[in-house]
RNA sequence: CCGGCCAUGCGGGAGAGCCUGCAUAGGGAAACCUAGCAGCACCGAAGGAGCAACCGCCCCGGAAUCUCUCAGGUAAAUGGACCGCAUGACCGA
Numbered sequence: 001c002c003g004g005c006c007a008u009g010c011g012g013g014a015g016a017g018c019c020u021g022c023a024u025a026g027g028g029a030a031a032c033c034u035a036g037c038a039g040c041a042c043c044g045a046a047g048g049a050g051c052a053a054c055c056g057c058c059c060c061g062g063a064a065u066c067u068c069u070c071a072g073g074u075a076a077a078u079g080g081a082c083c084g085c086a087u088g089a090c091c092g093a
Base pairs, nucleotide, nucleotide: 002092003091004090006088007087008086009085010084011083012082017040019039020038021037022036024035025034026033027032041074042073043072047070048068049067050066054062055061056060
């Protein structure tokens, strides 16, 4: 100098109802808004689970952006797999 893994910071980052109802609470003159409860529909890229190509030290184990939707999510905000840049530590040639 390069590469790998991890952490931190910055940037990018999709999909799907700003759904319906309520005899509940708060605000409001009302419409309505927020929360709560109930209901149906939908999404997959936090997490989780399943199968598996493949890989390994081959008893067994590791395994996805695939699958499932428990969780999460369906205006904005938040979050967000993953990608890029920077910094730091560790490891490798």
Model confidence (mean pLDDT): 80 of 100. This is a predicted structure of a 93-nucleotide RNA (Glycine riboswitch aptamer) from Erythrobacter sp. NCBI's taxonomy places the organism under Bacteria, Pseudomonadota, Alphaproteobacteria, Erythrobacteraceae, Erythrobacter. It was read from a public genome assembly, where an Rfam model found it.